[in-house]
RNA sequence: UAUUUUCGGGGCGAGGUGCAAUUCCUCACCGGCAGUUAAAGUCUGCGACCCGCUGUAUGCGGCUGAUUGGGUGAAAUUCCCAUACCGACGGUUAAAGUCCGGAUGAGAGAAAAUG
Numbered sequence: 001u002a003u004u005u006u007c008g009g010g011g012c013g014a015g016g017u018g019c020a021a022u023u024c025c026u027c028a029c030c031g032g033c034a035g036u037u038a039a040a041g042u043c044u045g046c047g048a049c050c051c052g053c054u055g056u057a058u059g060c061g062g063c064u065g066a067u068u069g070g071g072u073g074a075a076a077u078u079c080c081c082a083u084a085c086c087g088a089c090g091g092u093u094a095a096a097g098u099c100c101g102g103a104u105g106a107g108a109g110a111a112a113a114u115g
Base pairs, nucleotide, nucleotide: 001115002114003113004112005111006110007109013027014026015025016024028098029097030087031086032046033045034044035043041085042084050062051061052060053059068082069081070080071079089101090100091099
């Protein structure tokens, strides 16, 4: 470097109101991939979702959430302590990061085998 194979997203438990809520309220719970002087949901980049080209999409382009203070240290918005915040689209007897669906999908990428 080429081909092939495998892998590749987690989470509503308790109480309250109500005809009805895992959707509201109080508490709870979850965190894709690569990078970074040191381990990251909140830094940088990427994927996913969504939009356009468009009739088709594996292509191209666009869009794309959120943290502070203190401590240690040579070095940390990554560790420790505290505190705050964020989470596509469609559905639903009532509004969803956690339920159901597109999805036995796609995929950043990871590993292995062979030449």
Predicted 3D model of a 115-nucleotide RNA (FMN riboswitch aptamer (RFN element)) from uncultured Eubacterium sp. The coordinates come from a structure-prediction model, not an experiment, and the mean pLDDT is 85. Its Rfam family is "FMN riboswitch aptamer (RFN element)". Rfam links the family to the GO term FMN binding. The RNAcentral record of the sequence draws on MGnify.